[in-house]
Small-subunit ribosomal RNA, central domain from an uncultured prokaryote, 349 nucleotides, folded computationally. The coordinates come from a structure-prediction model, not an experiment, and the mean pLDDT is 87. Rfam family: Bacterial small subunit ribosomal RNA. The RNAcentral record of the full RNA draws on ENA.
Context: one part of a larger RNA
RNA sequence: CUGGGCGUAAAGCGCGCGUAGGUGGUUAGAUAAGUUGGAUGUGGAAGCCCCGGGCUUAACCUGGGAACUGCAUUCAAAACUGUCUAGCUAGAGUACGGUAGAGGGGGGUAGAAUUCCAUGUGUAGCGGUGAAAUGCGUAGAGAUGUGGAGGAAUACCAGUGGCGAAGGCGGCCCCCUGGAUCGAUACUGACGCUGAGGUGCGAAAGCGUGGGGAGCAAACGGGAUUAGAUACCCUGGGAGUCAACGCCGUAACCGAUGUCAACUAGCCGUUGGAGGGGUAAUCCCUUUAGUGGCGCAGCUAACGCACUAAGUUGACCGCCUGGGGAGUACGGUCGCAAGAUUAAAACUC
Numbered sequence: 001c002u003g004g005g006c007g008u009a010a011a012g013c014g015c016g017c018g019u020a021g022g023u024g025g026u027u028a029g030a031u032a033a034g035u036u037g038g039a040u041g042u043g044g045a046a047g048c049c050c051c052g053g054g055c056u057u058a059a060c061c062u063g064g065g066a067a068c069u070g071c072a073u074u075c076a077a078a079a080c081u082g083u084c085u086a087g088c089u090a091g092a093g094u095a096c097g098g099u100a101g102a103g104g105g106g107g108g109u110a111g112a113a114u115u116c117c118a119u120g121u122g123u124a125g126c127g128g129u130g131a132a133a134u135g136c137g138u139a140g141a142g143a144u145g146u147g148g149a150g151g152a153a154u155a156c157c158a159g160u161g162g163c164g165a166a167g168g169c170g171g172c173c174c175c176c177u178g179g180a181u182c183g184a185u186a187c188u189g190a191c192g193c194u195g196a197g198g199u200g201c202g203a204a205a206g207c208g209u210g211g212g213g214a215g216c217a218a219a220c221g222g223g224a225u226u227a228g229a230u231a232c233c234c235u236g237g238g239a240g241u242c243a244a245c246g247c248c249g250u251a252a253c254c255g256a257u258g259u260c261a262a263c264u265a266g267c268c269g270u271u272g273g274a275g276g277g278g279u280a281a282u283c284c285c286u287u288u289a290g291u292g293g294c295g296c297a298g299c300u301a302a303c304g305c306a307c308u309a310a311g312u313u314g315a316c317c318g319c320c321u322g323g324g325g326a327g328u329a330c331g332g333u334c335g336c337a338a339g340a341u342u343a344a345a346a347c348u349c
Stems, first nucleotide, its partner, number of pairs: 004320003007303002012317001014201004021194003025088007033081002035077008049065006091191001092188004096183004103177007110154001115149007125136002162169002206247004211242001215241002220236004258316006266294012298305002322349003331342004
């Protein structure tokens, strides 16, 4: 060097875009760099290996051969790879016409509910728990009626339903905007795939500035429980939760399963589209893109996976190599900080 792996044993970057690089459909021709064969030269001697010879043998010495798997030059071959030229349309993309959708950004608006304020009625309790108490209430609470303020979230519809690369996205209306999919034709003509670095996005919490603040609620106060109770339960409560701008860059960021492509039995559901058949209507068949449940072959240590593969293959990237020490120290980079990222060793079992 080759050889093993990554759902759960160690191991898939949280997710995109994309540079270098790697890799790449189909036809013909050219070329001859890789590739293959031949020739010539060279590849020191010794040693190793083979066949001999010499010391009584061996070690040792010595003759010959082979080998030296390499390099250079040259001649030839042209299947494959590369390069060049000219094409093709099955990959990829564009145009056209539809469709579905909580995809994203901004603005507006609606109703229910909680809380608070004002006021009417009304009187002794309310609230809370396993039971209580703290708490609220005769200065009139709770209940109920009317009016008002304000913030946050959108019941039902709602669905192993939909959309998005992931994080994630849910009242309604308008504006701006990304992607997907289906159908039939036309066009471009390999423009593709992956992607070290790089760059962008990235829940919650947290940070900065000035706002906002109804409910909930870390911290904190009080009441209980208890041997104690720095908790679970109750009553309060202020950061935060909300919006803007800017940071942070983490997670059981999970399908614990990288991306792309091809191939490989079936059956049942469901969402979007297209085509066909049929009916008064429910409906049926085919196909396509998703999304679920079973299941064969095959795979797997087993569990299980099984056309949405963990099957059979190819391309490229990332990662793993006993446990602890340790995702730590030091150094670097980033950050306002919190910290993040990169990442050891001694020692020990």